Context: one part of a larger RNA
Molecule: large-subunit ribosomal RNA, domain VI
Organism: Oligoflexia bacterium
RNA sequence: CGUUGAUUCUUGAGGAGAGUUCUCACUAGUACGAGAGGACCGUGAGGAACUGACCUCUGGUGUAUCUGCUCUACCGCCAGGUGGAACGCAGAGUAGCUAUGUCGGGUACAGAUAACCGCUGAAAGCAUCUAAGCGGGAAACUGCCUCCAAGAUUAGGAAUCGUUUAGGCUCGUAAUAGACUAUUACGUUGAUAGGCUUUAGGUGUAAGCACAGUAAUGUGUUCAGCCGUGAAGUACUAAUCCGCCGAUCUU
Numbered sequence: 001c002g003u004u005g006a007u008u009c010u011u012g013a014g015g016a017g018a019g020u021u022c023u024c025a026c027u028a029g030u031a032c033g034a035g036a037g038g039a040c041c042g043u044g045a046g047g048a049a050c051u052g053a054c055c056u057c058u059g060g061u062g063u064a065u066c067u068g069c070u071c072u073a074c075c076g077c078c079a080g081g082u083g084g085a086a087c088g089c090a091g092a093g094u095a096g097c098u099a100u101g102u103c104g105g106g107u108a109c110a111g112a113u114a115a116c117c118g119c120u121g122a123a124a125g126c127a128u129c130u131a132a133g134c135g136g137g138a139a140a141c142u143g144c145c146u147c148c149a150a151g152a153u154u155a156g157g158a159a160u161c162g163u164u165u166a167g168g169c170u171c172g173u174a175a176u177a178g179a180c181u182a183u184u185a186c187g188u189u190g191a192u193a194g195g196c197u198u199u200a201g202g203u204g205u206a207a208g209c210a211c212a213g214u215a216a217u218g219u220g221u222u223c224a225g226c227c228g229u230g231a232a233g234u235a236c237u238a239a240u241c242c243g244c245c246g247a248u249c250u251u
Base pairs, nucleotide, nucleotide: 001151005161006160007159008158009157010156014148015147016146017145020048021047022046023045024044025043026042032037050105051104052103053102054101058099059098060097061096065092066091067090068089069088070085071084072083073082074081075080109143110142111141116136117135118134119133167245168244169243171187172186173185174184175183192238193237194236195234196233197232198231199230201227202226203225208221209220210219211218212217
């Protein structure tokens, strides 16, 4: 830009992906074979690699967070803290992101076939799978499975709304989205984000005071205190108000 208003939902021409493989057990120590050995067909179980999704579990990370420790500067001093030292070092660790973790996938089936195997059967009184006709037959082909898909310019279809405008944009608060954009959720008829309250969870028992001890320190208050990228609730704050496009008219 087109598809000749818009919103939502769709069909699928066409395209892409997937397609793998091993071992064990049963059938059965059967068929076969003198024996040694040892099946087809069929059935079941467990894996490998690959691949998709996810974070409940096992772990990793986790410069949000909590705790311990050292040196140094400062907060007048003690106590308690803050800054710097690779996040100063060390021990843990929520959310998120993750694999080595968890769950799933290939199958089967159908159609038409290849090589090949057949039935009936002449030309050619026989024979012959072929000439007419009819079957079987492969991880290949076409469906079935997953994804994209009407620029499929052949531009499809349905419902609803619409010129009394439908609807959209801009703007704002954000994230299940993200370089920007886009997408998605919400915009007071509101839980979209922040704040606040409570909390899953993390860390591990704060400070102060009291008591015991000469003291270091320990005990009690105290499963405390602090945090809480997660969850729920709550309009306190910010999503205010305006604005623009959208019919038409002229050439």